Predicted 3D model of a 690-nucleotide part of an RNA (large-subunit ribosomal RNA, domain II) from an Elusimicrobiaceae bacterium. The coordinates come from a structure-prediction model, not an experiment, and the mean pLDDT is 85. RNAcentral holds the full RNA, with entries from ENA. Its Rfam family is "Bacterial large subunit ribosomal RNA". Its family is annotated with ribosome and structural constituent of ribosome in the Gene Ontology.
Context: one part of a larger RNA
RNA sequence: UCCAGCGAGUUAGUGGACCGAGCAAGGUUAAGGGCAGUGAUGUCCGGAGCCGUAGCGAAAGCAAGUCUUAAUAGGGCGUUAUAGUUCGUUUCAUUAGACCCGAAGCCAGGUGAUCUUACCCUGUCCAGGAUGAAGCUCGUGUAACAACGAGUGGAGGUCCGGAGUGUUUAACGUUGAAAAGUUACUACAUGAGGUGGGGUAAGGGGUGAAAGGCCAAUCGAACCUGGUGAUAGCUGGUUCUCUCCGAAAUAGUUUUAGGGCUAGCGUCAUAAUUUAAUUCACGGGGGUAGAGCACUGGUUGAUGUAGCGGAAGCGACCCUUCUAGCAAAGUCAGUCAAACUCCGAAUACCGUGUUGAAUAUUAUGGCAGUCAGUUUGUGAGGGAUAAGCUUCACAUGCGAAAGGGAAACAGCCCAGACCGUCAAUUAAGGUCCCGAAAUAUACACUAAGUGGAAAAGGAUGUGGAUUUGCACAAACAGCUAGUAGGUUGGCUUAGAAGCAGCCACCCUUUGAAGAGUGCGUAACAGCUCACUAGUCUAGUGAAUCUGCGCCUAAGAUGACUCGGGGCUAAGUGUAUUACCGAAAUUACGGAUUAUAUAUCUUCGGAUAUAUAGUGGUAGGAGAGCGUUAUUGUCUGCAUUGAAGGUAUACCGAGAGGAGUACUGGAGCGGCAAUAAGUGAGAAUGCUGGA
Numbered sequence: 001u002c003c004a005g006c007g008a009g010u011u012a013g014u015g016g017a018c019c020g021a022g023c024a025a026g027g028u029u030a031a032g033g034g035c036a037g038u039g040a041u042g043u044c045c046g047g048a049g050c051c052g053u054a055g056c057g058a059a060a061g062c063a064a065g066u067c068u069u070a071a072u073a074g075g076g077c078g079u080u081a082u083a084g085u086u087c088g089u090u091u092c093a094u095u096a097g098a099c100c101c102g103a104a105g106c107c108a109g110g111u112g113a114u115c116u117u118a119c120c121c122u123g124u125c126c127a128g129g130a131u132g133a134a135g136c137u138c139g140u141g142u143a144a145c146a147a148c149g150a151g152u153g154g155a156g157g158u159c160c161g162g163a164g165u166g167u168u169u170a171a172c173g174u175u176g177a178a179a180a181g182u183u184a185c186u187a188c189a190u191g192a193g194g195u196g197g198g199g200u201a202a203g204g205g206g207u208g209a210a211a212g213g214c215c216a217a218u219c220g221a222a223c224c225u226g227g228u229g230a231u232a233g234c235u236g237g238u239u240c241u242c243u244c245c246g247a248a249a250u251a252g253u254u255u256u257a258g259g260g261c262u263a264g265c266g267u268c269a270u271a272a273u274u275u276a277a278u279u280c281a282c283g284g285g286g287g288u289a290g291a292g293c294a295c296u297g298g299u300u301g302a303u304g305u306a307g308c309g310g311a312a313g314c315g316a317c318c319c320u321u322c323u324a325g326c327a328a329a330g331u332c333a334g335u336c337a338a339a340c341u342c343c344g345a346a347u348a349c350c351g352u353g354u355u356g357a358a359u360a361u362u363a364u365g366g367c368a369g370u371c372a373g374u375u376u377g378u379g380a381g382g383g384a385u386a387a388g389c390u391u392c393a394c395a396u397g398c399g400a401a402a403g404g405g406a407a408a409c410a411g412c413c414c415a416g417a418c419c420g421u422c423a424a425u426u427a428a429g430g431u432c433c434c435g436a437a438a439u440a441u442a443c444a445c446u447a448a449g450u451g452g453a454a455a456a457g458g459a460u461g462u463g464g465a466u467u468u469g470c471a472c473a474a475a476c477a478g479c480u481a482g483u484a485g486g487u488u489g490g491c492u493u494a495g496a497a498g499c500a501g502c503c504a505c506c507c508u509u510u511g512a513a514g515a516g517u518g519c520g521u522a523a524c525a526g527c528u529c530a531c532u533a534g535u536c537u538a539g540u541g542a543a544u545c546u547g548c549g550c551c552u553a554a555g556a557u558g559a560c561u562c563g564g565g566g567c568u569a570a571g572u573g574u575a576u577u578a579c580c581g582a583a584a585u586u587a588c589g590g591a592u593u594a595u596a597u598a599u600c601u602u603c604g605g606a607u608a609u610a611u612a613g614u615g616g617u618a619g620g621a622g623a624g625c626g627u628u629a630u631u632g633u634c635u636g637c638a639u640u641g642a643a644g645g646u647a648u649a650c651c652g653a654g655a656g657g658a659g660u661a662c663u664g665g666a667g668c669g670g671c672a673a674u675a676a677g678u679g680a681g682a683a684u685g686c687u688g689g690a
Stems, first nucleotide, its partner, number of pairs: 001690006011096007019088005026051003032045005055062002065077004099237002102234001106227006117201009126191001128160003131156001135152006164188003169184004203219001205215003240624006250263005264370002266367008280353005290343001291341002296337008307326002309323005373398002376395007403414003418590004423586003429580003432565003438577001440576006451567001457551002461548010478535005484508003489503003514529001518527002591614010625679001627676008636668002644663005650657002
């Protein structure tokens, strides 16, 4: 990993509800007993008790009333429409292990110190070498000690290093040779040393040179058994089919936030109503969008009053006068606001009427699930007018929705799949090839592979529209020529002559020429421009709006921001016609649900027609299939071959059911009911096998 078998809503008590059955103003027996039976059980007694038939009050109590009260008042609960009760199926709740498996744990009683910790008793072990304490002897020495020297001696949790004991570092090993090792290095090695045998200490206890270490591969409380099916708001799993409907991820509350409860939203039953959504008409309130500045605040410019600053008068102050500056209030003009409003929509909401027969609304009751949501569009708050961010609101989808498109792609676009068909028409989106359908038509644009990613900013790219200047009395561009005199204007300056700077910016000659546009010089000079003439010849400048392009433009495996090929249209814009394209729509056939009508009826229902339906998770409701057993029946089948197995093109909408052949070798089925150890692919499921 696979196969086979096993494997999860059960049973009892009590209570609610639907349905069915009995009896009915009543219903019903329990324990117990009699009879029958081998027994299970059946039947007959048994009225204790329970529910109902009357309520009200805390109660005494009274009673169609009663309680409150001083009350006969008022008010509360009742009466005035009488149906209950017992049993059974189903379903739900509750008490029990209560759908199944799963803790870590808690408590009790015991078993352990053959591992290991400490201690006790009794044994045993430590090659060899080194160092050389005290003491002692001798000598020197002293008044005597002391002290010194030499020798002797053999101390030490002394040194080196085997046995032994430990384990520092590294590598290997890591499904190991080994559930802790191997190799090399390494520490101690006469001691707080190692070790054999025997013994003592036990679980909130021991032992511990103390690490929460160790107490039998187990220790922040051992192991075994029991309480025990502990508990698990948690995870996983929960087994056949079809039909009808079909959610939620919200509010409130919660030691509550991944759990509950009530409401909301689903389903089923019953009853009532013509309402509900929607359309239209009429009537309402509002303070949002927008707008505005009348209030509250912010804000720009002008004006310039009070005031401040500055100056002068005065010996000084007060005071007076003047004023380049600042500047409240005011006035004029402009502007901003979620917590501003003189104003003010569209929608939405409310009411009345109208429309509206829908799997509608409302009410009561049974049964739920849901309380982690999420994308996109729009309006907002938070954030950075960031996030596949976060919190609300309105809407849509996904969730629980398949199909077509978007290359691929829960939430985008189209469209809601009952089944079948080698039929038709379309939607979104497409029509050169991959790849179904236009190498379609008309007119434009783009030259960037723009299309097929991006900003501020930049540019004689190119198309369209508009405004305006100059121009056959010759423009723009090019070429030829001129560009002068007063004058080197005055000042400044070492110098300043058009050209460092300041002031002024005139006159003359002219076709025209600035007291000079830019280079240049130390200053001049020189070049050039404005301006003018000639030549040439028909358009030439400036600005605004706008279409499509260009630059700006750097990323890590390899082209990689058209899906690819490839495209100058097969790109972009406008217009037009045709075609393709889905489970949409239509056509034909079939199934089924609800409602209505008609016919038939064995009253269960069946048939036909019409209308509307038939995606679906959690979940509600309905109808069925199959397995095992029991009862009845077919007085069924079976060695002329049961069950089981293998094969198979039949029947049924499905779960499933037959037939035949072979195998097998002795039991098995149909129909009607009843009862369940009743359906497996998943639970790191259990057992066995491969």